This is a predicted structure of a 261-nucleotide part of an RNA (large-subunit ribosomal RNA, domain VI) from Neglectella solitaria.
Rfam family: Bacterial large subunit ribosomal RNA.
The coordinates come from a structure-prediction model, not an experiment, and the mean pLDDT is 86.
Context: one part of a larger RNA
RNA sequence: CGCUAGAGCAUUGAGAGGAGUCUUCCAUAGUACGAGAGGACCUGGAAGAACGCACCGAGAGUCUACCAGUUCUUCCACCAGGGGGAUACGCUGGGUAGCCAAGUGCGGAGUGGAUAACCGCUGAAAGCAUCUAAGUGGGAAGCCCACCUCAAGAUGAGUGCUCUCGAAGGUCGAAGGCCACGGCAAGACAAGCCGUUUGAUAGGUGCCAAGUGUAAGGCCAGCAAUGGUUUUCAGCUGAGGCAUACUAAUAGGCCAAGAGA
Repeated sequence: CGCUAGAGCAUUGAGAGGAGUCUUCCAUAGUACGAGAGGACCUGGAAGAACGCACCGAGAGUCUACCAGUUCUUCCACCAGGGGGAUACGCUGGGUAGCCAAGUGCGGAGUGGAUAACCGCUGAAAGCAUCUAAGUGGGAAGCCCACCUCAAGAUGAGUGCUCUCGAAGGUCGAAGGCCACGGCAAGACAAGCCGUUUGAUAGGUGCCAAGUGUAAGGCCAGCAAUGGUUUUCAGCUGAGGCAUACUAAUAGGCCAAGAGA
C1' cells in the first nucleotide's frame, strides 16, 4: 500500500515445512523345511540405539564478585579490621535464580487410499494357450491422506461474532490503535506480552526461602603466637516467594470517520 467505511477477537485451509529410522531379545518353535548340519515365513510381546521436540521436579554441570579460606603486594598513619592489584574471578572450597546435557518426559501410531516391479482371476483376438486386448483382485521403507508447525499478499486477498460513527459544516475528534513512561520467564534492533496511581510494573524496604558457615568488637584461657563447646545455627548475601506505595510509572501527545467508491 492492497483486501472497497473503520476496528477488536476468533476461525477455514489453497499451499509450504517438519517427522518418517534401525537393532537385539522372547514366544510361536527347535515347529515347517532338511539325511544331517542347521533353521524360518506369518503373528504377538519386550528391551534398546541414534535422531527430534520440550522441560529443570530429582541427581549433576555452570552460576565472573553470593559466602568463606588463603599467598604476595599496595593503600587506609600504626595495631586490629579492611579496600585495590595479581587474566578479561589471584588461587582454593562451596553455591540460589537462570541457562543447560551427560539428566527427565514425550515422539516416529494407521486391518486408510491409489500404485511400482511382481503375483493373480475371468478372457478373446488365435475353437488351444495367454494376468490384458474389454473387465477385475493383491502388492513397497516409496506416492497421497492421516500426525506436528506455519499459513487468506490464497491480489482467487475467504468466513463468523462483537464494537464505533448519521442529517449540512466547522468545531469536535468514536470504536480502536500508536507514541511516551515502568517493565518481562519476550527480545540483536524491530516485534511480542504485562503494567501506568481506579497501580504491586521495576527499584527500595520488611519477613521468609536459599547460599555460605559461626562476622566484627568484647569476654575467657595463655607471657605470647594463638585458642574457645562464649556472646553466635552468627554475620553477610545476585537473580527466588510473599507483603508493603517509600522512589519511579509524571505530564501528556498523535493517528483514526462521520453510515461507507
Taxonomically the source falls in Neglectella (Eukaryota, Viridiplantae, Chlorophyta, Trebouxiophyceae).
The gene name in the source record is rrl.
The RNAcentral record of the full RNA draws on ENA and SILVA.